[in-house]
RNA sequence: GCGUGGGUGGUCUAGCGGCUAGGACCUCAGCCUUCCAAGCUGAUGGCCCGGGUUCAAAUCCCGGCCCACGCACCA
Numbered sequence: 001g002c003g004u005g006g007g008u009g010g011u012c013u014a015g016c017g018g019c020u021a022g023g024a025c026c027u028c029a030g031c032c033u034u035c036c037a038a039g040c041u042g043a044u045g046g047c048c049c050g051g052g053u054u055c056a057a058a059u060c061c062c063g064g065c066c067c068a069c070g071c072a073c074c075a
Stems, first nucleotide, its partner, number of pairs: 001071007010025004018055001027043005048064005
């Protein structure tokens, strides 16, 4: 450099046009417990950036950035 796949809370991940964006861990509060842990309930917190298509985009298209893998280059 070329190609393929991916980017969703602090971390891991589901969702692939119309959702209150779901789950697990972490954090906070309450319940339970003699206390702690575990457990239960609740809360906080998110769609990588820009543009396009569409009545409607996290989802489809284009460009960019980043990550992984493969190929090429490596004087």
Transfer RNA from Salinarchaeum sp., 75 nucleotides, folded computationally. It was read from a public genome assembly. The prediction has a mean pLDDT of 81. Its Rfam family is "tRNA". Rfam describes the family as follows. Transfer RNA (tRNA) molecules are approximately 80 nucleotides in length. It is annotated as a transfer RNA.